[in-house]
RNA sequence: UGAGUAAGACAGGCAGGCGCGGGCCCGCGCGAGGGGGUCCGAGGAAAGUCCGAACUCCACAGAGCGGCAUGCUGGCUAACGGCCAGCGGGGGCGACCCCAGGGAAAGUGCCACAGAAACAUACCGCUUCGCGCGUCCUCUGGGCGCGCUGAGCAAGGGUGAAAUGGUGAGGUAAGAGCUUCACCGGCAGGCGGGCGACCGCCUGGCCGGGUAAACCCCAUGCGGAGCAAGACCGAGCAGAAGGAGUCACAGGUCGUGUGUACACAGCCUGUGCGCGGGUUGCUCGCCCGUCAACCUUCGGGUUGGUUGCUUGAGGCAGCGAGUAAUCGCUGUCCCAGAUAGAUGCCUGCCACCCUCACUCUCGCAAGGGACGGGGGCACAGAAUUCGGCUUACGGCUUGCUCAAACC
RNA sequence: GGCGGCGUAGCUCAGGUGGCCAGAGCACGCGGUUCAUACCCGCGGAGUCGGGGGUUCGAAGCCCUCCGCCGCCACCA
Numbered sequence: 001u002g003a004g005u006a007a008g009a010c011a012g013g014c015a016g017g018c019g020c021g022g023g024c025c026c027g028c029g030c031g032a033g034g035g036g037g038u039c040c041g042a043g044g045a046a047a048g049u050c051c052g053a054a055c056u057c058c059a060c061a062g063a064g065c066g067g068c069a070u071g072c073u074g075g076c077u078a079a080c081g082g083c084c085a086g087c088g089g090g091g092g093c094g095a096c097c098c099c100a101g102g103g104a105a106a107g108u109g110c111c112a113c114a115g116a117a118a119c120a121u122a123c124c125g126c127u128u129c130g131c132g133c134g135u136c137c138u139c140u141g142g143g144c145g146c147g148c149u150g151a152g153c154a155a156g157g158g159u160g161a162a163a164u165g166g167u168g169a170g171g172u173a174a175g176a177g178c179u180u181c182a183c184c185g186g187c188a189g190g191c192g193g194g195c196g197a198c199c200g201c202c203u204g205g206c207c208g209g210g211u212a213a214a215c216c217c218c219a220u221g222c223g224g225a226g227c228a229a230g231a232c233c234g235a236g237c238a239g240a241a242g243g244a245g246u247c248a249c250a251g252g253u254c255g256u257g258u259g260u261a262c263a264c265a266g267c268c269u270g271u272g273c274g275c276g277g278g279u280u281g282c283u284c285g286c287c288c289g290u291c292a293a294c295c296u297u298c299g300g301g302u303u304g305g306u307u308g309c310u311u312g313a314g315g316c317a318g319c320g321a322g323u324a325a326u327c328g329c330u331g332u333c334c335c336a337g338a339u340a341g342a343u344g345c346c347u348g349c350c351a352c353c354c355u356c357a358c359u360c361u362c363g364c365a366a367g368g369g370a371c372g373g374g375g376g377c378a379c380a381g382a383a384u385u386c387g388g389c390u391u392a393c394g395g396c397u398u399g400c401u402c403a404a405a406c407c
Numbered sequence: 408g409g410c411g412g413c414g415u416a417g418c419u420c421a422g423g424u425g426g427c428c429a430g431a432g433c434a435c436g437c438g439g440u441u442c443a444u445a446c447c448c449g450c451g452g453a454g455u456c457g458g459g460g461g462u463u464c465g466a467a468g469c470c471c472u473c474c475g476c477c478g479c480c481a482c483c484a
Base pairs, nucleotide, nucleotide: 001403002402003401004400005399006398007397008396010394012350013349014348015347016346017345018344020041021040022039023038024037025036026035028033043379047390048389050388051387052386053385054384055226056225057224058223062284063283064282065281067222068221069220070219071218072086073085074084075083076082087101088099089098090097091096102217103216107215108214109211110210111209123157124156125153126152127151128150130148131147132146133145134144135143136142137141165184166183167182168181169180170178185206187204188203189202190201191200192199193198230307231306232305233304239298240297241296242295243294245273247272248271249270250269251268252267253266255264256263257262274290275289276288277287278286279285300483301482302481314333315332316331317330318329319328320327321326352376353375354374355373356372359370360369361368362367408480409479410478411477412476413475414474417433418432419431420430426464435451436450437449438448439447457473458472459471460470461469
């Protein structure tokens, strides 16, 4: 100097002028309203709404099935799919980065094309017993080649993303992890270390493909809705239609018929079945209702106010614990609450970046600097509130790595 | 502000359990037919499957993330 990697802080500053929103205080005005003073007034992402909570309402005896989410270990946290530290795997020369990282001998499915075969096989091939044919020889036999049949093998070829441990040696008729050897990989057992994931050593042994971001299994967790939640006040209007038992039984009471039995009808209570609603996936169960609540649809009116609303898992500083995330103690501070949505605009100076050029200056040169002119200064705007993640985006500082050149 | 759904050729839509698969109709271009146009017949082009990343041997379909579009939700009686 170039390329890269990780972390941190910031989000231009000052002055003047004109404006906007809110709190508090003081006047003016009968009132509507208006004036003055003082204090405060966007973000690291306020964004996407992807997770987790607070808060509020509804529902809450429970059981089963289903659904969704997460998935190495330990810790942090109110909680989390987040964060920190570690383990294992992968990428990079390296600093460093990435991983939805449980289970594939519980079961099912799939593995296109190609290939003999994609989970249980042999196309070419290798070896060999027997038979036949041809040929040759030193001819009761043997060698070589071809074919058929049976047996053994899976080394090699070929296909594929993937072919049943890999490489080398020994071994064999040919071969083979063959259990014979070395190194590596993976499995089981034992010992040791670590809280643990896991690691190291020894012994045995090779018995077995991939896919779970396919179904599934295991473990853990999960009620539903969302501030347009919810509460209160005011104004205004117009309600309508639909969704079901006047069922059965028992008891009581009163009335009628009548002869005391008995029959009929009404009312009340209870039970059962049915029906409706709730239990916000379904079933059982439970609760409520059964003549007026509830649900659905259509229609009408309003487009107002107050509250929820901003003091909070809050910020800052110091000390302490911890590798860290984070936590504890002390002190101090109050830091937006708008509702069509306030936080802006103009001027000057300074800071930063880019660019141009007369001149001056440093330097052998490439180039640098000063004065001057012009331009630029990102992404983006709170809407109940927090903790995260993801995405968008500007320049700055620091540590570290690699490469080249020089000393 | 909150909550759902969708995105495939210029337009409207298919695409089962990931491969055989990127298709259909209309539209467009060329050729034929006709004196000429239309109709008709034949042929053809046109796709980042909204963008990017991941899982997998392999993604339009599975997972994550971003972008765009559409819809619903106020109060009172």
Predicted 3D model of RNase P RNA and transfer RNA as a complex of 484 nucleotides. It holds a member of the Rfam family "Bacterial RNase P class A". The family's RNA type in Rfam is ribozyme.